[in-house]
RNA sequence: GGCGCGGGAGAGAGCGGCACACACCUGCCGCCGCCGAAGGCGCAACCGGCCCCCGGAAACGCUCAGGCAACAGGGACCGCGCC
Repeated sequence: GGCGCGGGAGAGAGCGGCACACACCUGCCGCCGCCGAAGGCGCAACCGGCCCCCGGAAACGCUCAGGCAACAGGGACCGCGCC
C1' cells in the first nucleotide's frame, strides 16, 4: 500500500417550480442557509535539510468538488485478519 470484517460523525424532512402521484413520499431544477471525516487547495501549526533559502506537510484553515430527515450510499480515522 491492497483486500476482507467490525466501529465510524457533522449539517434545512428549508422555500418555490416541474414530473410521478388521490395525497404523502421520491427525483430534478432554481434560491437561500448550513457541514467538514472521500478528494482537492492553502499565504500553514508542525517536521527536516546543504538553514533567513528550500523540501515535506495535519484531524488546522478554505469550501472547488462532495454532503445536509430516516434507510441506503459515501466516509478520514481506529481495531482484527490476510497478501
Molecule: Glycine riboswitch aptamer
Organism: soil metagenome